[in-house]
RNA sequence: AAUACAUAGGUAACGUACCUCUUGCUUAGGGAUAGCUGCGGGAAACUGCAGGUAAUACCUAAUGAGACCACGGCAACAUCAGUUGCUGAGGUUAAAGGUGGGGAUCCUUCGGGACCUACCGGCUAGAGAGCGGCCUAUGUCCUAUCAGCUUGUUGGUGAGGUAAUGGCUCACCAAGGCAACGACGGGUACCGGGACUGAGAGGUUGACCCGGCGCAUUGGGACUGAGACACUGCCCAGACUCCUACGGGGGGCUGCAGUAACGAAUAUUGGACAAUGAGCGAAAGCUUGAUCCAGCAAUACCGCGUGCAGGAAGAAGCCCCUCGGGGUGUAAACUGCUGUCAGGGACCACCAAGCAAGGAGCGCUAAUAUCGCUCUGCGUUGAGGAAUCCCACAGGAAGCCACGGCUAACUUCGUGCCAGCAGCCGCGGUAAGACGAAGGUGGCGAGCGUUGUUCGGAAUCACUGGGCUUAAAGAGCUCGUAGGCGGAUUGUCAAGCGUCAUGUGAAAGCCCUCGGCUCAACCGAGGAAUUGCUUGGCGAACUGACAAUCUUGAGACAUGUAGGGGCAACUGGAACUCAUGGUGGAGCGGUGGAAUGCGUAGAUAUCAUGAGGAACGCCAGAGGCGAAGGCGAGUUGCUGGGCAUGUUCUGACGCUGAGGAGCGAAAGCGUGGGUAGCGAACGGGAUUAGAUACCCCGGUAGUCCACGCCCUAAACGAUGUCUACUAGGUAGAGGGUUCUCUGACGGAUUCUCUGCCGAAAUGAAAACGUUAAGUAGACCGCCUGGGGAGUACGGUCGCAAGGCUAAAACUCAAAGGAAUUGACGGGGGCUCACACAAGCGGUGGAGCAUGUUGCUUAAUUCGAUUCAACGCGAAGAACCUUAUCCUGGGUUUGACAUAUAUGGAUUAACUCUUGGAAACUUGAGCCACGCCCUUCGGGGUGGAACAUAUACAGGUGCUGCAUGGCUGUCGUCAGCUCGUGUCGUGAGAUGUAGGGUUAAGUCCCGUAACGAGCGAAACCCUUGUCGUUAGUUGCCAGCGAGUAAUGUCGGGGACUCUAACGAGACUGCCGGUGUUAAACCGGAGGAAGGUGGGGAUGACGUCAAGUCCUCAUGGCCUUUAUGCCCAGGGCUGCAAACGUGCUACAAUGGCGUGUACAAACCGACGCAAGACCGCGAGGUGGAGCAAAUCGGAAAAAGCACGCCCCAGUUCGGAUUGUAGUCUGCAACUCGACUACAUGAAGUCGGAAUCGCUAGUAAUCGUGUAUCAGCGUGACACGGUGAAUGAGUUCCUGAGCCUUGUACACACCGCCCGUCAAGUCAUGGAAGCCGGGAGCACCCGAAGUCGGGGCAUUUCAGCCCUGCCGAAGGUGAGUUCGGUAACUAGGACUAAGUCGUAACAAGGUA
Repeated sequence: AAUACAUAGGUAACGUACCUCUUGCUUAGGGAUAGCUGCGGGAAACUGCAGGUAAUACCUAAUGAGACCACGGCAACAUCAGUUGCUGAGGUUAAAGGUGGGGAUCCUUCGGGACCUACCGGCUAGAGAGCGGCCUAUGUCCUAUCAGCUUGUUGGUGAGGUAAUGGCUCACCAAGGCAACGACGGGUACCGGGACUGAGAGGUUGACCCGGCGCAUUGGGACUGAGACACUGCCCAGACUCCUACGGGGGGCUGCAGUAACGAAUAUUGGACAAUGAGCGAAAGCUUGAUCCAGCAAUACCGCGUGCAGGAAGAAGCCCCUCGGGGUGUAAACUGCUGUCAGGGACCACCAAGCAAGGAGCGCUAAUAUCGCUCUGCGUUGAGGAAUCCCACAGGAAGCCACGGCUAACUUCGUGCCAGCAGCCGCGGUAAGACGAAGGUGGCGAGCGUUGUUCGGAAUCACUGGGCUUAAAGAGCUCGUAGGCGGAUUGUCAAGCGUCAUGUGAAAGCCCUCGGCUCAACCGAGGAAUUGCUUGGCGAACUGACAAUCUUGAGACAUGUAGGGGCAACUGGAACUCAUGGUGGAGCGGUGGAAUGCGUAGAUAUCAUGAGGAACGCCAGAGGCGAAGGCGAGUUGCUGGGCAUGUUCUGACGCUGAGGAGCGAAAGCGUGGGUAGCGAACGGGAUUAGAUACCCCGGUAGUCCACGCCCUAAACGAUGUCUACUAGGUAGAGGGUUCUCUGACGGAUUCUCUGCCGAAAUGAAAACGUUAAGUAGACCGCCUGGGGAGUACGGUCGCAAGGCUAAAACUCAAAGGAAUUGACGGGGGCUCACACAAGCGGUGGAGCAUGUUGCUUAAUUCGAUUCAACGCGAAGAACCUUAUCCUGGGUUUGACAUAUAUGGAUUAACUCUUGGAAACUUGAGCCACGCCCUUCGGGGUGGAACAUAUACAGGUGCUGCAUGGCUGUCGUCAGCUCGUGUCGUGAGAUGUAGGGUUAAGUCCCGUAACGAGCGAAACCCUUGUCGUUAGUUGCCAGCGAGUAAUGUCGGGGACUCUAACGAGACUGCCGGUGUUAAACCGGAGGAAGGUGGGGAUGACGUCAAGUCCUCAUGGCCUUUAUGCCCAGGGCUGCAAACGUGCUACAAUGGCGUGUACAAACCGACGCAAGACCGCGAGGUGGAGCAAAUCGGAAAAAGCACGCCCCAGUUCGGAUUGUAGUCUGCAACUCGACUACAUGAAGUCGGAAUCGCUAGUAAUCGUGUAUCAGCGUGACACGGUGAAUGAGUUCCUGAGCCUUGUACACACCGCCCGUCAAGUCAUGGAAGCCGGGAGCACCCGAAGUCGGGGCAUUUCAGCCCUGCCGAAGGUGAGUUCGGUAACUAGGACUAAGUCGUAACAAGGUA
């Protein structure tokens, strides 16, 4: 926010001092007044009176070309108003002198003047240039939560006013004017040239420089003047301030410096007029904080320096290290060289052009005077800057930031979610390249980094150049106003458009080319550009305008046609409820199961009759109609639209559509009706921890009708309307044409509508695909991260509920879409497993053993904790083991390793000895080895050893969440992957899906896949059959010998067996089924049959699973102790709980006697026979055996016979007592076993739970490891030896496919709301406070204009007064902001409370 600016015009509606050119003139007079003098007033500022004086000051008169005024005449131009030229007669209107010089003449007060001349002036008129005034058009920020504004307002007539137009002002008349192309209002703002940025288009901006405007302490006003309503003038009013004698006066830095204040922040009270410019002056010159310079500030740009060359396989210091070395690093030192800048000295070019004595020429003139102009020129002018030369010294001159990614640059230490960093992502919780420091490195460099701001990247406001099915976004739908856009043909015009020209687009700046400072920055010159506007000519395709025509768009008409299209009235049957009556007689109803409820006053059920209201079964369809909402019994009436055909008529009449209008489900509201069923609220019954729910019994509004409101929905195709074009296939609905002789039916074709599939294309994908989300056009609506919020305030509509319109503060780094792979589901399908079912035997009850928890304790060492810890580490705790687990005693280079140095000749061991619980300690005895020398007495030396010292040893101390290795588990489940290809933008998919089949991703078929790998299988071990070889320690059929007897002996290899090598089994054969397959079922043969049985073997991975106490190991901790040694104790403690076992509860048993048959294993530090002793454990003794030879070794259940007779027992064996044995240094805490005695609980075990599918379960014994000794445990061995199942509904777990997902630390997931706490911003609010803009009234300064009066020779002046009028005052409103008790919601905040609403069918979709 137009009184402005920019651009282009107009002024025929104007002005203009100084400057330039031109014309003419410059005559004659007059009266004052300042300064000054005198006298006064006042603090001052200032001022009064009297006297007298001058002018280029002021006044009068003359002249009047010209100008102006009014009146005429003629001509030309013009659309009008009018303008221009010529001309006639009238009226009005000018002026001023000064300076220099001069010689004739004249005058003179003798100074000079007149006169002439030059210069400078003055007046009149015209023109120019420059500078202004006014007017017009176009352009110039945000806001509609500002939509209507306006009374001098809009216009006219007349007058006034102005330099000039005009409501500029006034009187009268008319009622206009502006506005969605945004008036009026609010906010903000000087505008332009330009500047920054950008590829551009744009965006932001308006410092410095230039142009314009505005302002000058605030407001108002005029005066003077060519020009002002005047920055350093005047008057008035206000605020502030200063002086004062209190009477009264003065002031205006938004000029240059400077001060104060504000603020994150911005300079010297400098020099000079030397230059440029300005004013005055005739000039010299004077003035100039304009200007030129200097000072201050790395504020910016530019340039330069802080040295250059050589110099070690590389000093020191510092840092790192694998301890070897590496880095800093030619860097330094050192040697040589150079000299910019700063410093000192010399010198003075350039910025200087001018001015000016003098001289020359030209002009003026009567004049060789003067004067003016041009040239020359002694002399003179520098504030400040500063070139050049010389001197000497490597001297005086390097910092800042970063180093996780983006982004160039890495290590160590410190710290330990602390301290801190951070632009975004994010670092930090003990190994931090991210914090802090150091070393190193990278970047830039007199700078570097940060902060702020603008543009860019951002196509992230999209004109260039975006979108709207699902990510934000199509209005719920239609009609239609303005507007935008618009079919075919012809002609005209020339507004748009194109082209050419024209004027302008100031200079500076940008760009280009040259040039000047040593370069550059900077400066100068020329060019280009300035994309704009004006005016003129030409063109006529397109748009537009006008005129004429056309029919295909649109509409009309006619004939048909389908339809739950709409409105109204009437009618109908089924069902339901109620009422009455009949029958009937105990329940009905309801649920997962119940109860409330109804019923002997007769329900439910059933029959009959009647009443009532609502909705219209079947037909019925992915079907029809409507613009959408929506529309479904039948009939009638009224009525809208569509489609087909005809091509008869009109002739572009069209499309869209801001505002606007109408319609608009359900719920809701108002008035009046109606109410059968259903049914919010509400009551009751259940369910539940609760259950204000889901389920049940009731039930009011409502649902229905009429009229009136409301106006919203996931009002959805989440897809605006219209038009054109771009492959098809198929189904349905409504018409038309045609073919078949006709009909039914059918075929072909055409128009319209409703669906599905699909080419190209599109799409992020899903998908869409002539019914587009494709290709284009027209118009409208809407979007711009999530939350706050569709909320607040304001406006508007509504009776209300509420609707429409619609923000901000604050907060987060996401929110979201589609698809992918997993995981999960109280989703689905298929399949498997001792998973269940069918069975057998157990556990859970008892006693004891053993492990764990807990408790206890000086200590009860540590670890393992769902499955997958708990007879686990531990294949064996009395001491030892053993662990700093406890108490106590000791020790410190150490119990153990290595190295170095020194000492010295003994030490250690052995024998004795003191103290002691021991460890340890005291003392004594005793002695070695190699080499050399040797007087054989010994000496020297060395290694081991010892002592001392230093490095270091040591740690079952911590971290298994720093690790290696090993192990468990899912799981011996059938899976897990790769290469190439293909598909997909991609994640990824395919392969590996599907149909069969298998124990198996096993195999087959099939197939955009083809192959391959790790797993499965096989290969390996063992067992089952046979063969070959071999024949001792094993075997003994036949032959021989011997014994009481025995392979005992000779001998034998047949058999068994041993242990090596082979054979054998492969769905190979037959039948059936199956797809001609894989395979399955059955059978034969066979010792064995479909993996023959068993074992070893454990994919990719999961669990931060377990283990630092097996071992190894990073880091940390400890070092007279957390190391080492020792004694004793503890690990065994016992109200309780749990796990795993043993023994039982008995007769399928117990006891006694007799008797039979294994396998595997072990033995010298050992197994130990026979024999003897003991009731026995065992002892004595020691044949044999390093073991197919000898021994452990008796196998037991079994079998035979006998006893027991159902009981707490002849079951059961705990507990306790006594006496013993064995091992061991030692059995008290704390071993095993034996004998005798004792004889507890327990009579088959609740809820629950475990194992097992065949040589298995069950049951019976045997052996081994560890180990002095010790097991009910572990591992192995054989003996006897079942039952049940052939299924997959369920529980558990697993595999594959599919589905949903808001999960991905993956359901032990995610996540919502109230309440409680803290912080922050916001809204409302009785009120309180402040600002803005107007309105009304009061008062009314200065002042212009007007009026009146006085006075006046003139010029002036004085007094009064009217209108207007600033500030001020009062009042009612309006608007913006601040604040406020209280109050409302919102946002945020590791671990608060209550529930579990959503995500899976989320457990009530």
Molecule: small-subunit ribosomal RNA
Organism: metagenome